RNA sequence: UAGUGUUAAUCGCAAACUCGUCGAAAGGCGGGGACGCAAAGCUUCCGGUCUAAGGGCUUAGCCUAGGACAGCGGGGUUGCCACA
Repeated sequence: UAGUGUUAAUCGCAAACUCGUCGAAAGGCGGGGACGCAAAGCUUCCGGUCUAAGGGCUUAGCCUAGGACAGCGGGGUUGCCACA
């Protein structure tokens, strides 16, 4: 430098739910809490999914991302330990 991986050890993160808060919503943030994760660290570049305030239409509805998801994949980038 690159590969494989949790077998050992030291660690790390934190699903659902819940309390508070922001938001039209999806969802985010903080506290509690652990389903799980070898990058479940960071990053919207690509695909995908979710929402629809606003806008549009053929208006009981349908469409639409400047919104959201990194714990949906891919990519980029950084990192602990062990083994070969």